Overview
A computed fold for a 77-nucleotide RNA from a Puniceicoccales bacterium, annotated as transfer RNA. It matches the Rfam family "tRNA". Rfam links the family to the GO term triplet codon-amino acid adaptor activity. The sequence is in RNAcentral, with records from ENA.

[in-house]
């Protein structure tokens, strides 16, 4: 170079046919329990849904570029 599949909370993910307020599970804070710690049980924080635009009354969902991940192919040497 040509083509696939991916990017949503520190992390690993789900998210239907575009439509209520954007989630889950570990983890992180706090509280109860405990002699203390772990387990358990309750609350609570934390999201510019990779970026830019574009369709639409409405975009995490579609469509157009770009960056990065990854697999495959092609192509110099």
């Nucleotide at each position: 170079g040509g083509g696939g599949a991916g990017u949503u909370a520190g992390c690993u993910c789900a998210g239907u046919u575009g439509g209520u307020u954007a989630g889950a599970g570990c983890a992180c804070c706090a509280g109860c329990u405990u002699g203390a710690c772990a387990u358990g049980c309750u609350g609570g924080g934390g999201g510019u849904c990779a970026u830019g635009g574009g369709u639409u009354c409405g975009a995490g969902u579609c469509c157009c570029g770009u960056a990065c991940u990854u697999c495959c192919c092609a192509c110099c040497a």